Small-subunit ribosomal RNA, central domain from Candidatus Iainarchaeum sp., 354 nucleotides, folded computationally. The sequence was found in a public genome assembly. Its mean pLDDT, the model's own confidence on a scale to 100, is 87. It matches the Rfam family "Archaeal small subunit ribosomal RNA".
Context: one part of a larger RNA
RNA sequence: UUGGGCCUAAAGCGUCUGUAGCCGGUUGGGUAAGUCUUUGGUGAAAUCCAUGCGCUUAACGUAUGGACUGGCCAAAGAUACUGCUCGGCUUGGGAUCGGAAGAGGUCAAUGGAAUUUUGGGGGUAGCGGUGAAAUGUUAUGAUCCUCAAAGGACCACCAGUAGCGAAGGCGAUUGACCAGAACGAAUCUGACGGUGAGAGACGAAAGCUGGGGGAGCGACCCGGAUUAGAUACCCGGUUAGUCCCAGCCGUAAACGAUGCAGACUAGGUGUCCUGCCACCCACGUGGUGUCGGGGUGCCGAAGCGAAGGCAUUAAGUCUGCCGCCUGGGAAGUACGCUCGCAAGAGUGAAACUU
Repeated sequence: UUGGGCCUAAAGCGUCUGUAGCCGGUUGGGUAAGUCUUUGGUGAAAUCCAUGCGCUUAACGUAUGGACUGGCCAAAGAUACUGCUCGGCUUGGGAUCGGAAGAGGUCAAUGGAAUUUUGGGGGUAGCGGUGAAAUGUUAUGAUCCUCAAAGGACCACCAGUAGCGAAGGCGAUUGACCAGAACGAAUCUGACGGUGAGAGACGAAAGCUGGGGGAGCGACCCGGAUUAGAUACCCGGUUAGUCCCAGCCGUAAACGAUGCAGACUAGGUGUCCUGCCACCCACGUGGUGUCGGGGUGCCGAAGCGAAGGCAUUAAGUCUGCCGCCUGGGAAGUACGCUCGCAAGAGUGAAACUU
């Protein structure tokens, strides 16, 4: 390279925005660059094939004809498709409007049960902990009951194969500001679109820098047990950290282990949001039902698959674009480079071995 693949065998970038590139709805005109047709030129010779001739034959040489040469140039034409250009359209996209839904984001204020500590009152001998214990705590009065205060973190029930968000993720209440999606109706725009190498932004936890904060929990550490030992599991303490502000880090089984977008291909049944219609009504922002749109689950035909299974939320059938894989180990290592305060991250081999 041809070809084959990427849920679980190697393989989908953590996610999004977007540059170049690649791809691109429908219709009419023009053009004729790609494309196609014809003609002419060019495409050296040797080489190759056929026939003949010359060395006694052959190899070899030579003549004629043919083949070969990706292609390139010129002229004349064709116009379906692609391109370019001019114009139109509305189904793709976008905008506006309407009433609803939501743990979507940022900031601020307010609240709540509980734990801990402190103070007052009551009260007396244990409390705590475990498989059993001990360390620990307690007559300087603990545990327990009660009142009050302080402080930090968190947000029970509601809570749901519920919801929202690109992903990470998001859960007390209220307010302000910001963003996105769905539905509905008509209007506006008129292909403005898809993907996306580089690039940029966001990105759990842990970790790092500076400053605050520190109730509970708790790596490290110190004790007590267990044990042959116990650098553990269990118990008593406890430092970083966990929390806030500013700045880094940029990784995860960042998982649906399933890239994004579009089209097509039986159904059944839950649930959430929304709309028309019908009915009910204690007229409430109410309830029920059919049907439609969008999400989220389960089951399942065809089909697919090595199977498990997937199955209109595809792993089915097609199209466009990107990323990635090519036996195991060495190794996500070494070296180099880039980034980082560091930890390290990104990129990423080979010898050798099997």